This is a predicted structure of a 71-nucleotide RNA (transfer RNA) from Candidatus Gracilibacteria bacterium CG17_big_fil_post_rev_8_21_14_2_50_48_13. It was read from a public genome assembly. It matches the Rfam family "tRNA". Rfam describes the family as follows. Transfer RNA (tRNA) molecules are approximately 80 nucleotides in length. The prediction has a mean pLDDT of 84.
[in-house]
RNA sequence: AGGCCUAUAGUUCAAUGGCAGAAUACCGGUCUCCAAAACCGUUGAUCUCAGUUCGACUCUGGGUAGGCCUG
Numbered sequence: 001a002g003g004c005c006u007a008u009a010g011u012u013c014a015a016u017g018g019c020a021g022a023a024u025a026c027c028g029g030u031c032u033c034c035a036a037a038a039c040c041g042u043u044g045a046u047c048u049c050a051g052u053u054c055g056a057c058u059c060u061g062g063g064u065a066g067g068c069c070u071g
Base pairs, nucleotide, nucleotide: 001070002069003068004067005066006065007064010024011023012022013021018054027041028040029039030038047063048062049061050060051059
């Protein structure tokens, strides 16, 4: 320098262009002499800027960050 891939909750991952979910963690509760485990409940996110569309995590372009390959 060129090519490819990835970016969603504190963490690990889902989501055919049509209400962004799960597990886990945090917090609260039940249980227990206490704690752990178990069970119930709550909170919490689409890397950024534009475009297309009635409607974008999803499609298109630019940028940022990370990873892989070629030289």